[in-house]
């Protein structure tokens, strides 16, 4: 310095012909139990690392950049 993979909820991570942003666990609050745990059923919680282009519409496509991890040199 060059090439490859990732970043999306508080944590581990889905989301492809470009349309509806989602799970488990964790939070909270209820049901249930003499209480707790387990369970049920229901809430909250996100600038999709960042700034830009394309498109009617971007997690997804292109340009730049930021970090981690790797490889090569």
């Nucleotide at each position: 310095g060059g090439g490859g993979c990732g970043g999306u909820a508080g944590c581990u991570c889905a989301a492809u012909u470009g349309g509806g942003a989602g799970a488990g666990c964790g939070c909270g609050a209820c049901g249930g139990u003499c209480g707790c745990a387990u369970c049920g059923a229901c809430g909250a919680g996100g600038u999709u690392g960042u700034g830009g282009g394309u498109u009617c519409g971007a997690c997804c496509c292109c340009c730049a950049u930021c970090c981690g991890c790797u490889c090569c040199a």
The prediction has a mean pLDDT of 82. A computed fold for a 73-nucleotide RNA from a Phycisphaeraceae bacterium, annotated as transfer RNA. Its Rfam family is "tRNA". Rfam describes the family as follows. Transfer RNA (tRNA) molecules are approximately 80 nucleotides in length. By type it is a transfer RNA.